The prediction has a mean pLDDT of 83. This is a predicted structure of a 536-nucleotide part of an RNA (large-subunit ribosomal RNA, domain I) from Paracoccus angustae. Taxonomically the source falls in Paracoccus (Bacteria, Pseudomonadota, Alphaproteobacteria, Paracoccaceae). Rfam family: Bacterial large subunit ribosomal RNA. Its family is annotated with structural constituent of ribosome and ribosome in the Gene Ontology.
Context: one part of a larger RNA
RNA sequence: GGCGUUUGGUGGAUGCCUUGGCAGCAAGAGGCGAUGAAGGACGUGAUACCCUGCGAUAAGCCAUGGGGAGCCGGGAAUAGGCUUUGAUCCAUGGAUCUCCGAAUGGGGAAACCCACCUGAUGCUUGGUUGUUGUUUGCCGCUUGCGGCAGUCAACAAUCGGGCAAACCAGGUAUCUUGGACCUGAACACAUAGGGUUCAAGAAGCGAACCCGGGGAACUGAAACAUCUAAGUACCCGGAGGAAAGGAAAUCAAACCAGAGACUCCGUUAGUAGUGGCGAGCGAACGCGGACCAGCCGAGCCUUGAGGAUGACCGGAACAGACUGGAAAGUCUGGCCAGAGCGGGUGACAGCCCCGUACGGGAAGUCCGAUGGGACGUAUCAAGUAGGGCGGGACACGUGAAAUCCUGUCUGAAGAUCGGGGGACCACCCCCGAAGGCUAAGUACUCCUUGCUGACCGAUAGCGAACCAGUACCGUGAGGGAAAGGUGAAAAGCACCCCGACGAGGGGAGUGAAACAGUUUCUGAAACCGGACGCCU
Repeated sequence: GGCGUUUGGUGGAUGCCUUGGCAGCAAGAGGCGAUGAAGGACGUGAUACCCUGCGAUAAGCCAUGGGGAGCCGGGAAUAGGCUUUGAUCCAUGGAUCUCCGAAUGGGGAAACCCACCUGAUGCUUGGUUGUUGUUUGCCGCUUGCGGCAGUCAACAAUCGGGCAAACCAGGUAUCUUGGACCUGAACACAUAGGGUUCAAGAAGCGAACCCGGGGAACUGAAACAUCUAAGUACCCGGAGGAAAGGAAAUCAAACCAGAGACUCCGUUAGUAGUGGCGAGCGAACGCGGACCAGCCGAGCCUUGAGGAUGACCGGAACAGACUGGAAAGUCUGGCCAGAGCGGGUGACAGCCCCGUACGGGAAGUCCGAUGGGACGUAUCAAGUAGGGCGGGACACGUGAAAUCCUGUCUGAAGAUCGGGGGACCACCCCCGAAGGCUAAGUACUCCUUGCUGACCGAUAGCGAACCAGUACCGUGAGGGAAAGGUGAAAAGCACCCCGACGAGGGGAGUGAAACAGUUUCUGAAACCGGACGCCU
């Protein structure tokens, strides 16, 4: 040095577990904000820090209801307290709520700086009133004492004036709309405009869904320019719990019929079409369903049968023996069940605990039948339809191109009229544009509650099971981790010994177990040792 057997170290795979995720179903909610939001800064405890809660009334204050023995949030303890005169805790309502932030008095390098006005407050001065005291005069009158009028002083109340360094409170941004007042052109009255003041509203944030205004490129066409990607991504504006659309100037049929708002789904159908007729794009009528509603404020005010939510309350039924550290296991014998969903308890519990079925439940909030009341009840649409030019939308790329929108130039008719039926004309049929509203069926889930899973189980599942959008990286936009498990219970090793009064270890003790000792369940492999045997 090698091989074999064995025993360790290191390491953290595997197994088991789950506080966390993922996906869905049902119901709810679908907003918050100048009454100052979302999000933060700084504070706040007997206490150094972090998290959570809260805001100078600061892990809290008040009220109502619940509840009934413990409590003073967590990491995490000690001191000191609270509580059956009902605490802690839970629900609801209220109070407080520093500073920044739309941030809004002005400024600003967010959480800071600097103001003005008014008030409160304080001081001072004046008036009035009251009380007490001093003092003068008069009267009653027993020195005393009492009454009336007046002077002075102090205090108090109230009403005015003045001053105030600091502190405290309220107000002071902009825009829009409306009201009032003062002004005021061209242009005489006026109007526009300007100013002052009052009231109301707006703003900002938020995951997706929705409508509108703008709007790519990579890519595909095996290159590329029309085309495609795609009206997608992205930007902007706006709204709602949904939005949009919506009650025919619609389809259909073919000279005979029929349908009857809109939206969504299935089909029609990858059809008819469109297309450097390439790549591709791609309907409608009709039919079957979901839902149905019509109209010219469908709402408004009031009433409140009833219902929902809901802290919480009631809520059945088991013992013994054995094994074991521990019984829920095994054996024996019972019981309940409108409850044998689930979780916990020292191993696997219907009957031990929390619960579960079932029943009940205040306040607040929400929904809401019914009855009553008040208001409203429009209109027949012109620079429009149509046309020329240029674009865009329609599945439809200008095409035979109807239909819709319009930048520009034009420009009708008046129900005896007008539009459409895919160029256009005639007949026929259908309809009435140029005003408006409209529930349901449909889309979505930042969020709440309940339930479910041939979903994951710590390199998985959200990036994040753990103090994670953290540590760390970057000037910044931004990027972005790793990291779970002692034990039933800390019973977390008193005491002794070696050692530096170390680290670490040996005894002792706890425990079922310490090769469960906090680097803690199990503890694979790589890698590194020890012992023994054999070989060289």